[in-house]
RNA sequence: AGAGUAGGACAAAUGACCGCUGCCUUGCCUUUUAGGCGAGGGGGAGGAAAGUCCGGGCUCCGCAGGACAGGGUGCUGGGUAACGCCCAGUCCCGGUGACGGGAAGGAAAGUGCCACAGAAAGGAAACCGCCCCUUGGGAUAUCUUGGAUAUCCUGAGGUGGUAAGGGUGAAAGGGUGAGGUAAGAGCUCACCAGUCCCGUUGGUGACAGCGGGUGCUUGGUAAACCCCACCUGGAGCAAGACCAAAUAGGGGAACGCUGGAGGGUGGUCCGCCCGAGUUCCCGGGUAGGUCGCUUGACCUCGAUGGCAACAUCGAGGCUAGAUGAAUGGCCAUUGUCCCGAUGUGGGUGACUACUUCGGGAAACAGAACCCGGCUUAUGGCCUGCUCUCACA
Numbered sequence: 001a002g003a004g005u006a007g008g009a010c011a012a013a014u015g016a017c018c019g020c021u022g023c024c025u026u027g028c029c030u031u032u033u034a035g036g037c038g039a040g041g042g043g044g045a046g047g048a049a050a051g052u053c054c055g056g057g058c059u060c061c062g063c064a065g066g067a068c069a070g071g072g073u074g075c076u077g078g079g080u081a082a083c084g085c086c087c088a089g090u091c092c093c094g095g096u097g098a099c100g101g102g103a104a105g106g107a108a109a110g111u112g113c114c115a116c117a118g119a120a121a122g123g124a125a126a127c128c129g130c131c132c133c134u135u136g137g138g139a140u141a142u143c144u145u146g147g148a149u150a151u152c153c154u155g156a157g158g159u160g161g162u163a164a165g166g167g168u169g170a171a172a173g174g175g176u177g178a179g180g181u182a183a184g185a186g187c188u189c190a191c192c193a194g195u196c197c198c199g200u201u202g203g204u205g206a207c208a209g210c211g212g213g214u215g216c217u218u219g220g221u222a223a224a225c226c227c228c229a230c231c232u233g234g235a236g237c238a239a240g241a242c243c244a245a246a247u248a249g250g251g252g253a254a255c256g257c258u259g260g261a262g263g264g265u266g267g268u269c270c271g272c273c274c275g276a277g278u279u280c281c282c283g284g285g286u287a288g289g290u291c292g293c294u295u296g297a298c299c300u301c302g303a304u305g306g307c308a309a310c311a312u313c314g315a316g317g318c319u320a321g322a323u324g325a326a327u328g329g330c331c332a333u334u335g336u337c338c339c340g341a342u343g344u345g346g347g348u349g350a351c352u353a354c355u356u357c358g359g360g361a362a363a364c365a366g367a368a369c370c371c372g373g374c375u376u377a378u379g380g381c382c383u384g385c386u387c388u389c390a391c392a
Base pairs, nucleotide, nucleotide: 001388002387003386004385005384006383007382008381010379012334013333014332015331017329018328020044021043023041024040025039026038027037028036029035030034046364050375051374053373054372055371056370057369058236059235060234061233070232071231072230073229074228075089076088077087078086079085090104091102092101093100094099105227106226110225111224112221113220114219127166128165129162130161131160132158133157134156135155136154137153138152139151140150141149142148143147174192175191176190177189178188179187193217194216195215196213197212198211199210200209201208202207240291241290242289243288250282251281252280253279254278255277262274263273264272265271298317299316300315301314302313303312304311305310336361337360338359339358340357341356343354344353345352346351
């Protein structure tokens, strides 16, 4: 210098102006409840607020005990309120390496499946080949010459043997050698490999090392059914609680139904007209409002324990709570990065540090009950480590 790998912090800063929305103080208006119009102060998104994929708190539902079904998880130890998350390890896999990945229990409980190809895809199979047997043909040799026997080559056939060799396939029932055999075969033996069992050492454990065994050679697949172990009630802040208008309807009481309550006309009375209902109370629900609502498995710093995740203790802090839903816009200066030009310094050099000027860029994205995670989106910056190349 190039390529890579792991992690960290940030999400530009300050000021002015114009806005938005809660809170506190306060002025004016309206008869009050409350509302309206202002003034000042102070607060106002995230690392993912996102996807809503897991886990919890909280709330309500016959308090949910047992059994079955269903769903989930699946190496070991630890962390946690809990988890499918995190930390530390084991084993396997990938990478030269830093490092990364793994739904990683059981296939010897049972069942199923294994495309294409292939004879055969699982307690198997005979396509070619090899061997044996039967029966023909041919050649050579020998003889007691009608023929017989032996050896070799070759054709056909067999419910025959054979898994060494060929061929198919992702995969064909351990590997190498020797013995053995008609030919072969763990059929037998030696060595090796794997697995299982036993012993022993280390480790909490997964597991690892070593030694032994007349054992075994068992295909793969459980994000196929299934078996085993463990976990698991449901719905969700539109949960849920409270206050409560108008209108309609429900219940009740009082007065009244032609000797007429009440209403209209009207300043009032008379008069005239209409006239069977009128008034009040109670309770439920709706509109609307309030609570739930942000002090919490919270944040910052320090100490202690622990490899770590994390825990305990101490001190300090309060950091959005909106609900047709606020958190914005613009300008200036400074900072960061990029491009072009410019000059100065260092170095043999590739190159590098800085000065000045001009231009440009700054992502993903918006809380809605609250937390812990995971996943996805995304900008530049910094640090550790690895590999390769070059120079000294």